The RNA shown here (nadA riboswitch) has 80 nucleotides. Its Rfam family is "nadA riboswitch". For this family Rfam cites "Structure and ligand binding of the ADP-binding domain of the NAD(+) riboswitch" (Huang et al., RNA, 2020). The family's RNA type in Rfam is small RNA. The sequence is in RNAcentral, with records from Rfam, Ribocentre and ZWD. The coordinates come from a structure-prediction model, not an experiment, and the mean pLDDT is 77.
[in-house]
RNA sequence: GCUUUCAACAUCCCCGUCUCGGAGGCGAAAAGACGGUUUCGGCGUGAGCCGAUGCCAGAAGGCCUCGAGAGACUGAAGGC
Numbered sequence: 001g002c003u004u005u006c007a008a009c010a011u012c013c014c015c016g017u018c019u020c021g022g023a024g025g026c027g028a029a030a031a032g033a034c035g036g037u038u039u040c041g042g043c044g045u046g047a048g049c050c051g052a053u054g055c056c057a058g059a060a061g062g063c064c065u066c067g068a069g070a071g072a073c074u075g076a077a078g079g080c
Stems, first nucleotide, its partner, number of pairs: 001080007016073005022066005035056003039052005
């Protein structure tokens, strides 16, 4: 490096992380949604998450619940 089987960690059990697709519901916004990015703090073994902050960009999107998949990644144990 490739590959296989998994999710130990979790304040009962279950649940590794992110993204995309479905159904149902809610429903904001020119007093700036969503997104990108800087810095600081906190959490996590990690992928990452949360909060604050400055900047960029921008008239739109977003959130919750349910269910089954796909891709990438983290971690563990094997194989090559």